[in-house]
RNA sequence: UUCUGCCCACGGCAAACUGCCCGCGAGGGUAGGACGCAAAGCCAUGGGCCUGCCGGGACGGCAGGUCGCCAGGCCGCCAGA
Numbered sequence: 001u002u003c004u005g006c007c008c009a010c011g012g013c014a015a016a017c018u019g020c021c022c023g024c025g026a027g028g029g030u031a032g033g034a035c036g037c038a039a040a041g042c043c044a045u046g047g048g049c050c051u052g053c054c055g056g057g058a059c060g061g062c063a064g065g066u067c068g069c070c071a072g073g074c075c076g077c078c079a080g081a
Stems, first nucleotide, its partner, number of pairs: 002081004012037002017032006035068001041074003045071003048066007
């Protein structure tokens, strides 16, 4: 450095739900709480899904969300090869 990840070690993150706050909304923040996660660390680049607006309509357009939907990019602990 690459591959693998069931084991070892230190640990880490935190679904649903609830309180408070922000947002038209999807949803986000925070505290509690753990369903789970070997990247459930970061990134909205491609796709998917979701939301708002425009439009008579469209296989349409614009803006936004979701990385714990998939892929991709970057960084990273331990063990083995």
Molecule: c-di-GMP-I riboswitch aptamer
Organism: Candidatus Rifleibacteriota bacterium